[in-house]
Record summary: A computed fold for a 250-nucleotide part of an RNA from a Candidatus Kaiserbacteria bacterium, annotated as large-subunit ribosomal RNA, domain VI. Its Rfam family is "Bacterial large subunit ribosomal RNA".
Context: one part of a larger RNA
RNA sequence: CGUUGAUACUUGAGGAGAUCUGUCCUUAGUACGAGAGGACCGGGAUGGACUGACCUCUGGUCUGUCGGCUGUCACGCCAGUGGCACUGCCGAGUAGCUAUGUCGGGAAUGGAUAACCGCUGAAAGCAUCUAAGUGGGAAGCCAACUCCAAGAUUAGGUAUCAUUUGAGACUCGUAGGAGAUGACUACGUUGAUAGGCACCAGGUGGAAGCGUUGCAAGACGUUGAGCCGAGGUGUACUAAUUCGUCGAAG
Numbered sequence: 001c002g003u004u005g006a007u008a009c010u011u012g013a014g015g016a017g018a019u020c021u022g023u024c025c026u027u028a029g030u031a032c033g034a035g036a037g038g039a040c041c042g043g044g045a046u047g048g049a050c051u052g053a054c055c056u057c058u059g060g061u062c063u064g065u066c067g068g069c070u071g072u073c074a075c076g077c078c079a080g081u082g083g084c085a086c087u088g089c090c091g092a093g094u095a096g097c098u099a100u101g102u103c104g105g106g107a108a109u110g111g112a113u114a115a116c117c118g119c120u121g122a123a124a125g126c127a128u129c130u131a132a133g134u135g136g137g138a139a140g141c142c143a144a145c146u147c148c149a150a151g152a153u154u155a156g157g158u159a160u161c162a163u164u165u166g167a168g169a170c171u172c173g174u175a176g177g178a179g180a181u182g183a184c185u186a187c188g189u190u191g192a193u194a195g196g197c198a199c200c201a202g203g204u205g206g207a208a209g210c211g212u213u214g215c216a217a218g219a220c221g222u223u224g225a226g227c228c229g230a231g232g233u234g235u236a237c238u239a240a241u242u243c244g245u246c247g248a249a250g
Base pairs, nucleotide, nucleotide: 001151005161006160007159008158009157010156014148015147016146017145020048021047022046023045024044025043026042032037050105051104052103053102054101058099059098060097061096065092066091067090068089069088070085071084072083073082074081075080109143110142111141116136117135118134119133168246169245170244172188173187174186175185176184193239194238195237196235197234198233199232200231202228203227204226209222210221211220212219213218
C1' cells in the first nucleotide's frame, strides 16, 4: 500500500518440522538341524542419542533478602547502627532464569508404488506375471502427527457492530505473561493495572531493649523472635483524571 469501515473467531491452497535405534523377556531351546547351533511371525519391558515443554522434586544462580566476621571512618561516648574495603569476606536463600532435574515425542493406520512374487491370459493350439485385465509388496513416496499460513492479488468464510444516535482505532496513563526502540499483552474508576496496606506462603535463624546469672568473655528468658526483593489472596488509601486526534459508505 492492497484486500468493501471495523471487531472477534476461523477454513486451509501452500510451506516447514519430525521420521533414528539398541538390549532384554516371552513365543521357544520350539520350527529347522546328525550335532554344533538356532529362528521367521507375534506379544511385552527397558535404554541410548536427538528433540519439545516445564520448575513439583534434585541441584545451580539469585550484586536492593537474612545472618556471621575483619579493618577503618562517621553518628559526642557505651550500646546500637550506617558508609567503604571485588557484592569487603563468609554461611544460607524466595521469585525469576536454568540442567545434570521432571514430563512428553518420533505410535498406530490408510493409499499409490520400487525391486521382487503372483492370478488369469493370448500374440505363438504349448509355454509365458503382460500384450487387454487383475492381486501382493519397503525404514522410501502421498496422507496421517506438530507448527506457520488468505499478499492464496483467486487477497476466502462465519458472527456481530457501524453508516439514522461515529462502529472502531490512536494518542495518553498504570503496568508486565512482553520488550534494545517500535511492537505485543493486561488494565484505565462500571477499576485490582502498579504502588501502599493487611494476611498467608517462603527465606534467614532466635532482633533491639529489659531481666536473671557470671569477675568477665558470655549464657539463659522474654522469643520460632526480629527483619525480609521479585510469590499468593484480599483491600480503592495513592496513581491510571479530563481533554485531544484519526475514522467508511450512504